[in-house]
A computed fold for a 132-nucleotide RNA from Bacillales bacterium UBA5603, annotated as c-di-AMP riboswitch aptamer (ydaO/yuaA leader). It matches the Rfam family "c-di-AMP riboswitch aptamer (ydaO/yuaA leader)". About the family: This family represents a conserved RNA structure found upstream of the ydaO and yuaA genes in Bacillus subtilis and related genes in other bacteria. It was read from a public genome assembly, where an Rfam model found it.
RNA sequence: UGCCCGAUAUCUCCGAAUAAUCAAAUGGUGGGGGACCCAAUUUACACUGGGGUGAAUCUUGAUUUAAUCAAGUAGGGCUACUUGGAUGCCCGAAUCCGUCAGCUAACCUCAUAGGAGUAACCAAGCGUAUAA
Numbered sequence: 001u002g003c004c005c006g007a008u009a010u011c012u013c014c015g016a017a018u019a020a021u022c023a024a025a026u027g028g029u030g031g032g033g034g035a036c037c038c039a040a041u042u043u044a045c046a047c048u049g050g051g052g053u054g055a056a057u058c059u060u061g062a063u064u065u066a067a068u069c070a071a072g073u074a075g076g077g078c079u080a081c082u083u084g085g086a087u088g089c090c091c092g093a094a095u096c097c098g099u100c101a102g103c104u105a106a107c108c109u110c111a112u113a114g115g116a117g118u119a120a121c122c123a124a125g126c127g128u129a130u131a132a
Stems, first nucleotide, its partner, number of pairs: 011117004018027002028112006038102001049100001050097004058072005075091004081125005
C1' cells in the first nucleotide's frame, strides 16, 4: 500500500420523531380537521364506496380464483466537510378512518416513534494545521 473477514461506537444513516430541564413548565419539527373566494358538481350505504400517513404506485406471469411467489416499474435512500458527478449497494412496505373530509384565514386536534451500519474516486468551494 492492496485484498478479505470481524468488532466498536461517544460516530453515522432511514425517519417529522429532537433540544433543554433534578423534576415540572418550555422551544423546535411533522400531520389531520376547518370559511369567504376559487375549484368541483362523473356522486349515490344497489358497489369491493371514498379518504389519510408514507418514496412505497403500476404492469406482466406462475394460474384458472384467493393467498403467495417471480420479473420489472413510477418513485425513494446511502456512498462520512458541502454541492455536483462517477461508481457501488439498497428500498419500492405497512397501516389508519369508517359511508365521511377539495383548497382554506381564524380556530380545533394529534405525533415527537421505531429500526439499522456505506466509508475507494473526480471537480469546485469552504475550513483547519504547519512552515516562510